[in-house]
This is a predicted structure of a 73-nucleotide RNA (transfer RNA) from Aneurinibacillus danicus.
Its mean pLDDT, the model's own confidence on a scale to 100, is 81.
Its Rfam family is "tRNA". About the family: Transfer RNA (tRNA) molecules are approximately 80 nucleotides in length. It is annotated as a transfer RNA.

RNA sequence: GGGGUAUUAGCUUAGCUGGUAGAGCAGCCGACUCUUAAUCGGCAGGUCGCAGGUUCGACCCCUGCAUACCCCA
Repeated sequence: GGGGUAUUAGCUUAGCUGGUAGAGCAGCCGACUCUUAAUCGGCAGGUCGCAGGUUCGACCCCUGCAUACCCCA
């Protein structure tokens, strides 16, 4: 220098053909009781990496950029 993959909640991640963004863990509240990171119920938590574009509508498609990893030179 060229190519590829990934980026979604504090962490790990799901998300179908473009049509209301989900889960587990952690956190908070409550219940329960032998207790701890036990168990059960509930609550809260998201500029979907950033900026543009296409579209009635974008996490999803297109372009550029950023970061991480892999391959080639």